[in-house]
RNA sequence: UCUUCAGGGUUGGGUGUAAUUCCCUACUGGCGGUAAUAGGUCAUCCUUAAGUCCGCGACCCGCAGAUUUCGAUCUGUGGCUGAUCCGGUGUGAAUCCGGGACCAACAGUACAGUCUGGAUGAAAGAAGA
Numbered sequence: 001u002c003u004u005c006a007g008g009g010u011u012g013g014g015u016g017u018a019a020u021u022c023c024c025u026a027c028u029g030g031c032g033g034u035a036a037u038a039g040g041u042c043a044u045c046c047u048u049a050a051g052u053c054c055g056c057g058a059c060c061c062g063c064a065g066a067u068u069u070c071g072a073u074c075u076g077u078g079g080c081u082g083a084u085c086c087g088g089u090g091u092g093a094a095u096c097c098g099g100g101a102c103c104a105a106c107a108g109u110a111c112a113g114u115c116u117g118g119a120u121g122a123a124a125g126a127a128g129a
Stems, first nucleotide, its partner, number of pairs: 001129005012024003026114002028104002030056004038047003051102002060079008084100005106117003
């Protein structure tokens, strides 16, 4: 530099003219790092391991530049960016084991983490050449 890949989830019921949006219940967990986990190895070491610990991405809001069919688009840069406790074991627990809790952009619509849409997009990054 190029190529490929790169997000899951509303079950069953209630109310209602109308809700996969409200209520009860159910279900889901992007990427990298980090372990006292598990597996392999004589060993070095390798693989594996967190939604709520650290960082990143997406979404959203600015600024600058370029292009423009004046609608906008692209590039760079800055901002914003959710949520965890208790018990157990132990020298040691933010990741183990058990239990309880909590969180999830914007637009649309009866109020949406799960439906539809921007998105057959973009991208943290992974693999390969």

This is a predicted structure of a 129-nucleotide RNA (FMN riboswitch aptamer (RFN element)) from uncultured Acetatifactor sp. The RNAcentral record of the sequence draws on MGnify. The model forms 100% of the base pairs in the Rfam consensus. The coordinates come from a structure-prediction model, not an experiment, and the mean pLDDT is 78.